Molecule: c-di-GMP-I riboswitch aptamer
Organism: Actinomycetota bacterium
RNA sequence: ACAACGAAAGGGCAAACCUGCCGUGAGGCAGGGACGCAAAGCCAGAGGUCUUGGAUGAUCAAGAUAGCUCGGUUGCCGAA
Numbered sequence: 001a002c003a004a005c006g007a008a009a010g011g012g013c014a015a016a017c018c019u020g021c022c023g024u025g026a027g028g029c030a031g032g033g034a035c036g037c038a039a040a041g042c043c044a045g046a047g048g049u050c051u052u053g054g055a056u057g058a059u060c061a062a063g064a065u066a067g068c069u070c071g072g073u074u075g076c077c078g079a080a
Stems, first nucleotide, its partner, number of pairs: 005078002012037002017032006035067001041073003045070003048065007
């Protein structure tokens, strides 16, 4: 230094829930709040799940989810 890994320290993110706003909806954003997280940073490429519409059977279209898994990409610290 790299890969793998996750002790310590410093810092980071923020589930449920509550309030406000946006959206038909899944959900999103902001504030509060912490269940957790070493990529819980970013990207909807593959699969999954969910929503809406058409069909109402297979399924098609448009979306949501990166805190479901895989993949791509960038990245902090350094004990065993």